About this RNA: Predicted 3D model of a 114-nucleotide RNA (SAM riboswitch aptamer (S box leader)) from a marine sediment metagenome. Its mean pLDDT, the model's own confidence on a scale to 100, is 83. RNAcentral holds the sequence, with entries from MGnify.

């Protein structure tokens, strides 16, 4: 930097002791112990294995859709990536200014592959 995915799923003991949920507002977790490090346990199925199918004269590659966790490199294990942020058009409230309610697409993060 491309490129994919992000409403699912999964926690317990030690040490230690005020912070955390990336930023900002919110709104929430925390002395019934945060974060951090160690131990051990699961979840998942990104890399990996196997089948089918689309393409193809045929294979290869690619793509789609299933399975599988057995070894292995990553990830993760409060709440939708907690929610919002930018911009779009829709509908409700309001005299307006505005608010609110789902919804598309974006930015911006996060893993994994290249």
């Nucleotide at each position: 930097c491309u490129c994919a995915u992000c409403g699912a799923g999964a926690c317990c003991g030690g040490c230690u002791g005020a912070g955390g949920g990336a930023c900002a507002g919110g709104c929430c977790c925390g002395a019934a112990g945060a974060a951090g490090c160690c131990g051990g346990g699961g979840c998942a199925a990104c890399c990996a294995u196997c089948a089918g199918g689309a393409c193809u004269a045929a294979c290869c590659a690619u793509c789609c859709c299933g399975a599988u966790a057995g070894a292995g490199g990553u990830g993760c294990c409060a709440a939708a990536u907690c929610c919002u942020g930018c911009g779009g058009g829709g509908c409700g409230c309001a005299c307006c200014a505005g608010c609110g309610c789902a919804c598309c697409g974006g930015a911006a993060g996060a893993u994994g592959a290249g």